The RNA shown here (c-di-GMP-I riboswitch aptamer) has 89 nucleotides and comes from a Chloroflexota bacterium. Its Rfam family is "c-di-GMP-I riboswitch aptamer". Its family is annotated with cyclic-di-GMP binding in the Gene Ontology. It was read from a public genome assembly, where an Rfam model found it. The coordinates come from a structure-prediction model, not an experiment, and the mean pLDDT is 85. Of the family's consensus pairs, 94% are formed in the model.
RNA sequence: CAGCGACAAAGGCAAACCCGGGGCGACCCGGGGACGCAAAGCCACGGGACUGGUGGAGUGCCCACCAUCCAGUUAGCCGGGUUGCCGAA
Numbered sequence: 001c002a003g004c005g006a007c008a009a010a011g012g013c014a015a016a017c018c019c020g021g022g023g024c025g026a027c028c029c030g031g032g033g034a035c036g037c038a039a040a041g042c043c044a045c046g047g048g049a050c051u052g053g054u055g056g057a058g059u060g061c062c063c064a065c066c067a068u069c070c071a072g073u074u075a076g077c078c079g080g081g082u083u084g085c086c087g088a089a
Base pairs, nucleotide, nucleotide: 004087005086012037013036017032018031019030020029021028022027035076041082042081043080045079046078047077048074049073050072051071052070053069054067055066056065
């Protein structure tokens, strides 16, 4: 340096759920809380999933269904990019 990741050390993050706030919504932020995480740090570039709008078909209407595009969400769905702590085998 590259790879790898231990019943190691030091430290870190925080799912569900609850409370408060924001958003039409997916979801986000703060506090509590820990299921887990070696990038569960950061980036929506590719795919996936999801939301709102639009269109199609259908319909008395709504829900649900299908499709494209527009605008979004998810980095704790996967891939990719990028930065980084520790050091046994």